[in-house]
Context: one part of a larger RNA
RNA sequence: CUGGGCUUAAAGGGUGCGUAGGCGGCCAAUUAAGUAGGGUGUGAAAUCCCUCGGCUCAACCGAGGAAUUGCGCUCUAAACUGAUUGGCUUUGAGUGAGUUAGGGGUGUGCGGAAACUUCCAGUGGAGCGGUGAAAUGUGUUGAUAUUGGAAGGAACGCCGGUGGCGAAAGCGACACACUGGGUCUUAACUGACGCUCAUGCACGAAAGCCAGGGUAGCGAACGGGAUUAGAUACCCCGGUAGUCCUGGCUGUAAACGAUGAGCACUAGACGGGAGGACUUCGGCCUUUCCGGACGUAGCGAAAGCGAUAAGUACUCCGCCUGGGGAGUAUGGUCGCAAGGCUGAAACUC
Repeated sequence: CUGGGCUUAAAGGGUGCGUAGGCGGCCAAUUAAGUAGGGUGUGAAAUCCCUCGGCUCAACCGAGGAAUUGCGCUCUAAACUGAUUGGCUUUGAGUGAGUUAGGGGUGUGCGGAAACUUCCAGUGGAGCGGUGAAAUGUGUUGAUAUUGGAAGGAACGCCGGUGGCGAAAGCGACACACUGGGUCUUAACUGACGCUCAUGCACGAAAGCCAGGGUAGCGAACGGGAUUAGAUACCCCGGUAGUCCUGGCUGUAAACGAUGAGCACUAGACGGGAGGACUUCGGCCUUUCCGGACGUAGCGAAAGCGAUAAGUACUCCGCCUGGGGAGUAUGGUCGCAAGGCUGAAACUC
């Protein structure tokens, strides 16, 4: 390469936007690049294959044919693909009008007889704390407990839900301002404007880094007490970075549904959320969208999946090719660094 694959065996990029490229709705006309057919030129010889012939046969040799699946020129066809032109008030896509749910985002403000810690004051007077048991720790310079007051930082109980929103990461007190997307109804408008997407750009948990703030609780490192043969741990007492805010960097995760995106088709029955139609206001229907749990066919090595497919097909992208060596070395590139991305081979089983 061919072929086969990617939930769990190797393999879906963390996510989006989007360029090139690839692919692409309905009707008609033209063209003839692809496509199909005919003709013709060429496709050296030898070889291979077929039919004859020559060495007694064969190998070997000679003759003729076929083949050389290719390329060029020319004629024809016009269904499909392409190209050009015109059309589609239309079903894909989008816009508009009306409606609606939501922890979607950003900023500002603000809250609680909630919890915690510290400080001040009162009561009180010997322990408290902690554990399997203890000790370190803390307390007559008055702790723990309790009452009142003040300050501070962080997080938002109940509602809360196989509930909602977001592309993913993620989002949960309350109010306001600004703002993104979605659903439904309608069918007014555009008229294929679409799908996917290498490179690129943007976003991207936690930890980490730089500068400046902040620091209640928790708490890597570190110190101490235990446990233990040891205990660089698990348990306990402390505790610095950090966790929080602002600005910048990093760009990784079991970034998981371990399942890329889009479109179409393929039994049912049961819950939830947002709508719509009807209604006797009890409900009932639903060709709508989202989110679950079963299950038929089918698929699957099985577990299982099963209209949210892992079924049946198509389009585009990413990725895999035995284990170890190794996500290492090297080179390149990005980063302040930590390190990230790209990424082998020898050798070995």

Annotation: RNAcentral holds the full RNA, with entries from ENA. This is a predicted structure of a 349-nucleotide part of an RNA (small-subunit ribosomal RNA, central domain) from an uncultured prokaryote. It matches the Rfam family "Bacterial small subunit ribosomal RNA".